[in-house]
């Protein structure tokens, strides 16, 4: 420093689903929960995926399509930091 995870020691985390709080929504916070995870820690750079308060535009009877900024997702891949314990 690289690469690997069969035991090992301290453990961490927490899907879905439930309550309760918040958002317009996607979500996201507490608690409960455990399905998974060796980065399931962190960071929206690339990509993807969703979302539609606002905006552009088409349609409209409620509305529905749509375009830009924006916003979510790190447990969707790839990229950066940063990091236990063990082995080679």
């Nucleotide at each position: 420093c690289u690469c690997c995870g069969a035991a090992c020691a301290g453990g961490g985390c927490a899907a879905a689903c439930c309550c309760g709080g918040u958002g317009a929504g996607a979500g996201c916070c507490g608690g409960g929960g455990a399905c998974g995870c060796a980065a399931a820690g962190c960071c929206a750079c690339g990509g993807g995926u969703c979302c539609a308060c606002c905006u552009c535009c088409c349609g409209u009877a409620g509305c529905g399509g749509u375009u830009g900024a924006g916003g979510a997702c790190a447990g969707c891949c790839g990229g950066g930091c940063c990091g236990c314990c063990g082995g080679a």
The RNA shown here (c-di-GMP-I riboswitch aptamer) has 88 nucleotides and comes from Chloroflexi bacterium RBG_16_68_14. NCBI's taxonomy places the organism under Bacteria, Bacillati, Chloroflexota. Rfam family: c-di-GMP-I riboswitch aptamer. Its family is annotated with cyclic-di-GMP binding in the Gene Ontology. The sequence was found by an Rfam model in a public genome assembly.